[in-house]
This is a predicted structure of a 98-nucleotide RNA (Glycine riboswitch aptamer) from Erythrobacter sp. QSSC1-22B.

RNA sequence: CGGGCACGCGCGGGAGAGAUCGCGGGGCCGGGCAGGCCCCCGGCGCCGAAGGAGCAACCGCCCCGGAAACUCUCAGGCCAACGGACCGCGCGGGCCUC
Numbered sequence: 001c002g003g004g005c006a007c008g009c010g011c012g013g014g015a016g017a018g019a020u021c022g023c024g025g026g027g028c029c030g031g032g033c034a035g036g037c038c039c040c041c042g043g044c045g046c047c048g049a050a051g052g053a054g055c056a057a058c059c060g061c062c063c064c065g066g067a068a069a070c071u072c073u074c075a076g077g078c079c080a081a082c083g084g085a086c087c088g089c090g091c092g093g094g095c096c097u098c
């Protein structure tokens, strides 16, 4: 110098599922009624790709341990926005190798 591994940061891409119900609470729309919107709470229905948990192929054999995009749905989410596993590019240092 080159290569590999994981990590951090930046940019880009990034799915799914009620725009549902309520004699409920709060706020806003010049005042009242009505209505609409937003937030909270509650109900039913649903989604899986933050996180979490479970089983497992597999890791030469045994124990221990690790382990998914599978499974669960605690959490999170169900207009948009935010978030978002994962992928690509760039930058940074760390470890290993030559």
Stems, first nucleotide, its partner, number of pairs: 002097004007092007018044001020043003024040006045078003051074001052072003058066002
Its mean pLDDT, the model's own confidence on a scale to 100, is 79.